The RNA shown here (transfer RNA) has 72 nucleotides and comes from a bacterium. Rfam family: tRNA. Its family is annotated with triplet codon-amino acid adaptor activity in the Gene Ontology.
């Protein structure tokens, strides 16, 4: 160099055209003398960048950039 897959919250990942969403973590409250656990509540992101297709794109399509494999 050539293929392949992957790239959504602080992790770890779901979501495959029609309001971005879980579990973990984090904040606050509520229970205790108190802590931890429990139980409400609350915030989480330019969907990896630039186009193009659509009425409408995290989703399709295309270059690019990162990671990871394979191959000579």
């Nucleotide at each position: 160099g050539c293929c392949a897959a992957c790239g959504u919250a602080g992790c770890u990942c779901a979501g495959g055209g029609g309001u971005a969403g879980a579990g973990c973590g984090g904040g606050c409250g509520u229970u205790u003398c108190a802590u931890a656990a429990g139980c409400g509540c609350c915030a989480u992101g330019u969907c990896g960048u630039a186009g193009g297709u659509c009425c409408g794109a995290a989703u399709c399509c295309u270059a690019c950039c990162g990671u990871u494999g394979g191959u000579a």